[in-house]
About this RNA: The part of an RNA shown here (small-subunit ribosomal RNA, central domain) has 348 nucleotides and comes from uncultured spirochete.
Context: one part of a larger RNA
Order: sequence, then structure tokens, then C1' cells
RNA sequence: UUGGGCGUAAAGGGUAUGUAGGUGGAACUAUAAGUCAGGUGUGAAACCUAUGGGCUCAACCCAUAGCCUGCAUUUGAAACUGUGGUUCUGGAGUUUGGGAGAGGCAAGCGGAAUUCCUGGUGUAGCGGUGAAAUGCGUAGAUAUCAGGAGGAACACCAAUGGCGAAGGCAGCUUGCUGGCCUAAAACUGACGCUGAGAUACGAAAGCGUGGGUAGUGAACGGGAUUAGAUACCCCGGUAAUCCACGCCGUAAACGUUGUCUACCAGUUGUCGGGGCCUUUUGGCUUCGGUAACGAACCUAACGGAUUAAGUAGACCGCCUGGGGACUAUGCUCGCAAGAGUGAAACUC
Repeated sequence: UUGGGCGUAAAGGGUAUGUAGGUGGAACUAUAAGUCAGGUGUGAAACCUAUGGGCUCAACCCAUAGCCUGCAUUUGAAACUGUGGUUCUGGAGUUUGGGAGAGGCAAGCGGAAUUCCUGGUGUAGCGGUGAAAUGCGUAGAUAUCAGGAGGAACACCAAUGGCGAAGGCAGCUUGCUGGCCUAAAACUGACGCUGAGAUACGAAAGCGUGGGUAGUGAACGGGAUUAGAUACCCCGGUAAUCCACGCCGUAAACGUUGUCUACCAGUUGUCGGGGCCUUUUGGCUUCGGUAACGAACCUAACGGAUUAAGUAGACCGCCUGGGGACUAUGCUCGCAAGAGUGAAACUC
């Protein structure tokens, strides 16, 4: 390589949009590139296979046939693929009426709590721990009442709940805005699927510039613990956490399960619509999500099971013993940190 694989053994790209490419619904018709059949030419000899023959046999040698799976040309076939044309509505999309939602962006507003400041009451402790101490407090703390400032996060509702491609999204109101579901028709007429490169988005931490800083809190200082304690515990505390703009581009970015389509027993819950019957609960049914259990089937087992890891198809990504190695080198990107790509020697 072929093959075999990718939930947990190595292996699904973090996610989407989409270029090339690959692949693609139904009917009729034409064509004949692929495809299939026949003819002709060619496909050197040796080799190889079969048969026969020659050396006393054999090796060896000779003859004939086959083989040379191919190429070219020509005559046909027309099911399938391709190509051209005409048509269709089931895939896909558009329009219309309803609907749910922490989907996104921006602005404004709200209450609880912490901290700080001012004033009142009030007096010797407070705080913290396993126990303490550092710390705060007679310059009046802690506690309590009133007023004020400021930043960050939004208790209950809350869910096995909802939305989003993923990351993720939660106080309330308003504005702008994306997607989704459903009902019944009408319209377009395969416009579809996937997607190497590419582009966009992408938690936290980190970086740049300028703000902001209540609480928390890497680093750091102190107190303890301990044999030591560069920790766990305690008192402080800078960066950070927050905002604006610009980078970074990584995560156990996980459902450790790529996207799309079709088919294959059920039962139960829940969320959002529709229909019918009851209309007080509710019952039946249908579409779309989200869960629990479970048949067939799959699986090494665990388990999965109409939201598949079942049965198939299309396309992409990836794996090939452990370490060396999320490394070296080169290249690309980045302000840097570093990221991406990514070996070998050696060793077991």
C1' cells in the first nucleotide's frame, strides 16, 4: 500500500459559511463518451502452459498450439452512467396566517447584598481558627440606626426546562436584528448533499492602548502548621477579574460520538405548535424538540438502541505499538506569550 478502523483501546477537524472537486430525485426522447458484444490488424523472439518428438533417461533441445489479460480500427446494442432536449413535483426554496424562546447588538432603569464615607446611639472588645496568632479597636472599632458614594453580579421564579452552528446565553423595559416551529394553500422547478484550500465566529487565561476597581484575588508580605512547608488554614494584597477598541486562536472547545438522507418494535415524562372529541378535569391524534427505559439488531465488554454506536448511501477529517515528541528543524502566523504544520537518531 491493500485491508481494517475512529463513544471508552490509536483515531471526528472547536464550530459554521462556502470555492474547486466528489456525488445526486421522477418520466420521455436523442446521442453513443464510458459500458457490453462481434470482426480485422497488431501484440518480436526467448520465457510460461499443453501435446508430440530428438539426445539410452533426465536436465537440455526441436516443433505445433495456447498465452501475450493490451492497443488501434470497424460493425452493432442502448439497460445503466455521462451529455443535449422536453416535461414533472415528492427533495430544496419563496410567499401568507399564527407561535415559543437566558439567540445577538445597543440604550435606559431597578432592588437585595458587600465595601467605603458622613452623622447618631453605645463601650471594650472585634475578627479569625482544629486551636491560635498576625490583623482591626479607647485617635471609640465590632454591633445598631439614618444619609451618601461606587463597582460588580442579578436570590426566589428555575426545571430532568428554553434558545443558539459551536463557543455560549438569565434582573426589568425599549429599539434594531438572526434563526426556528406550525397550519393551509399558491408559486419556482432538482435550484440538492458534502466540502480540500479559503473566510467568519470561537470559553478561560494572556497581550497592547485608554478608562474603571466594590468584592474576589495569581504574584508578593505577614501569622500559623510542620522535621521542613517556597503548600493546604488565617490576616492583608498587586496584576487580573469589569468597560471600549485591537490582538491571541487555544481547552476534558466532550455526547470524548463529523455533516446530510432514507429505512427499522414499543412504553413513559416534558417543552413548542396544529386537528378532532369533550368542554370542569381531560381524552385521541399529528408535526418539531428534549429526556428515561427498552425489542430486533449492533458491541471485546461496558453499553447503544427512530436524537443509533442498528441497516444502507454520499462527501469530508483522522488512526496504524509505547517512549523520544503537543519535541527539533524549516516554513507560515503573532507585539509577545506562543500557535499551526511536524520528523529522526536512540530506546523498550
Model confidence (mean pLDDT): 89 of 100.
Taxonomically the source falls in Spirochaetales (Bacteria, Pseudomonadati, Spirochaetota, Spirochaetia).
The full RNA is in RNAcentral, with records from Greengenes.